A computed fold for a 371-nucleotide RNA from a Pseudomonadota bacterium, annotated as Bacterial RNase P class A. The gene name in the source record is rnpB.

[in-house]
RNA sequence: GAAGCCGGCCGGAUGGUCGCCGGCUCCCCUCGCGGAGCGGGAGGAAAGUCCGAGCACCAUAGGGCAGGGUGCUGGCUAACGGCCAGGGGGGGCGACCCCAUGGACAGCGCCACAGAAAGCAGACCGCCGCCGGGUCAAACCGGCGGUAAGGGUGAAACGGCGAGGUAAGAGCUCACCAGCCCGGGCGGUGACGUCCGGGGCUAGGCAAGCCCCACCCGGUGCAAGACCAAAUAGGGGGGCGAUCGAGGACGGCCCGUCCGAGGCCCCCGGGUAGGUUGCUGGAGACGCCGGGCAACCGGCGUCCUAGAGGAAUGACCAUCGCCGGGCCGCGAGGCCUGGAACAGAACUCGGCUUACAGGCCGGCUUCUUCC
Numbered sequence: 001g002a003a004g005c006c007g008g009c010c011g012g013a014u015g016g017u018c019g020c021c022g023g024c025u026c027c028c029c030u031c032g033c034g035g036a037g038c039g040g041g042a043g044g045a046a047a048g049u050c051c052g053a054g055c056a057c058c059a060u061a062g063g064g065c066a067g068g069g070u071g072c073u074g075g076c077u078a079a080c081g082g083c084c085a086g087g088g089g090g091g092g093c094g095a096c097c098c099c100a101u102g103g104a105c106a107g108c109g110c111c112a113c114a115g116a117a118a119g120c121a122g123a124c125c126g127c128c129g130c131c132g133g134g135u136c137a138a139a140c141c142g143g144c145g146g147u148a149a150g151g152g153u154g155a156a157a158c159g160g161c162g163a164g165g166u167a168a169g170a171g172c173u174c175a176c177c178a179g180c181c182c183g184g185g186c187g188g189u190g191a192c193g194u195c196c197g198g199g200g201c202u203a204g205g206c207a208a209g210c211c212c213c214a215c216c217c218g219g220u221g222c223a224a225g226a227c228c229a230a231a232u233a234g235g236g237g238g239g240c241g242a243u244c245g246a247g248g249a250c251g252g253c254c255c256g257u258c259c260g261a262g263g264c265c266c267c268c269g270g271g272u273a274g275g276u277u278g279c280u281g282g283a284g285a286c287g288c289c290g291g292g293c294a295a296c297c298g299g300c301g302u303c304c305u306a307g308a309g310g311a312a313u314g315a316c317c318a319u320c321g322c323c324g325g326g327c328c329g330c331g332a333g334g335c336c337u338g339g340a341a342c343a344g345a346a347c348u349c350g351g352c353u354u355a356c357a358g359g360c361c362g363g364c365u366u367c368u369u370c371c
Stems, first nucleotide, its partner, number of pairs: 001367010012320007020041002023038005043342001047353002050351005055221004067217005072086005087101001088099004102212002107210002109206003124151002126147008159177002162174003178202001180199008225277004235268006244262001247259004284303008322339007
C1' cells in the first nucleotide's frame, strides 16, 4: 500500500423568536379557564409484539391425561427459546464464520428425479458355465443358470485396498486400514478426547415425519386493577299516611278484621357519567475499585433522567460543522448552490429480530513493496 475479519461508538452543535405537555415557586382592591419567573420534556432502535419476567385480577388440594414449548456440556441470570465459556461437526490460506447439535438395535413411516434395482435390494450393459443353432475352427444368435469385480444412474447402490481362491466372482478366507458394538485404563466437573483388548464381519439417510426420552408451562393483560362518586331510572329498609285505595287472605255469601301496590319524607347499598390512583425511584444510570477467561457478581461514591390520555416533545431564522455539485485560484483556499437516514414513548424491565443517510475508534489476518 491492497484485500479482508471481528468488536465498540456517534446519530449534528450553539443562539434567537413564536408555540405545546407536565412540575415547582411567587404575585393580586380583581382568587379566575388569571399573571410572572425557574427548571424538565423521545430512541438506538421508542419499531415488530417474537420470547422471558415484575405487577394486577380471575382460577387453583395433590397427582395424572391431553395440549404447547425447549433439546450437546458447564456456567450466568429474577427468568428466558437470551448471554458467556467449552465439546463435536462443517466452511475459509488465515483473522474468523456457520450448525433445532438428545435418541434411527422401542415401533411405524418416507427416500423426489434418474436408474434394472432405494433397504433383510438389485441382473440393464458386462463377465462366466452348460445346452441348442451356426462355423473348418472361431466370431455370432437363442435359451437356462451363476456372478455385485467392472460400466452406467443417483444425494445415497449394502466397507476400502492387496493377496489367496474361483468357470467367473464374492468377507468366501487372510493381512492392513476405516467404521460399529462390548469391556477396561488414563485425562477432563462434564460434553468429550485418547489408548488397549475382544467380537461378528458392515450396520444407509431422514426425528425442521409420527414417535421415544428428559426438563419446563394455569388464564387474561394497565382498556389489568383499586378508590371517590353525581343527575335520572330502578332495588332494600324505616317513618307518616285522611271517612283515599287497585288487589289479596279468612269466608258459602254479606258485614267485619287483617295485609296492601300507589303518595310524601329520611336512610342504605350496587352500577353508569365524571374524577383520583395504578404512573414511573427502578432486577435504575454513571464513575472508581475488587473477584471471574467471560457472561456476570460484589463494594463505595455521585445523580434523578418524559409521564400525556385524542394523546405534548414543534415551526422558522442565523452561525458553525458534515456530504455532494459548479466556478475562481499554481497552491493554501475562497464564492455560489443543493442535501442530511430509519423512525417516534403510552405500566415497567431483561433479551431477540428487523430498519437505518453519513461518519468515528480499536484489535486482528493474508498478500506485496521498502528499510
The source organism's lineage runs through Bacteria, Pseudomonadati and Pseudomonadota. The sequence is in RNAcentral, with records from ENA. It matches the Rfam family "Bacterial RNase P class A". The family's RNA type in Rfam is ribozyme.